[in-house]
Record summary
This is a predicted structure of a 79-nucleotide RNA (c-di-GMP-I-GGC riboswitch aptamer) from a bacterium.

RNA sequence: ACAGUAAAAGGCAAACCUGCAGUGAUGUAGGGACGCAAAGCCACGGGUCUGUGGUUGACAGAUAGCCGGGUUGCCUGUC
Numbered sequence: 001a002c003a004g005u006a007a008a009a010g011g012c013a014a015a016c017c018u019g020c021a022g023u024g025a026u027g028u029a030g031g032g033a034c035g036c037a038a039a040g041c042c043a044c045g046g047g048u049c050u051g052u053g054g055u056u057g058a059c060a061g062a063u064a065g066c067c068g069g070g071u072u073g074c075c076u077g078u079c
Base pairs, nucleotide, nucleotide: 001078002077003076004075011036012035016031017030018029019028020027021026034065040071041070042069044068045067046066047063048062049061050060051059052058
């Protein structure tokens, strides 16, 4: 630098339920595990969703576990 596949140490936590926050998408804490080699982080591009507005639009927000990209990292292997 590239690769991800057995192993080892681990890590994260979908749906759903409860509390709280939010107009909402959704977020957060606890429980809970569908899964994940970055399911760590970043709204840069696209997509999707929400609100205002309105039917040409536009603006604001959400989603990183939708895709791409950026960046950091454990282990092993190859060079």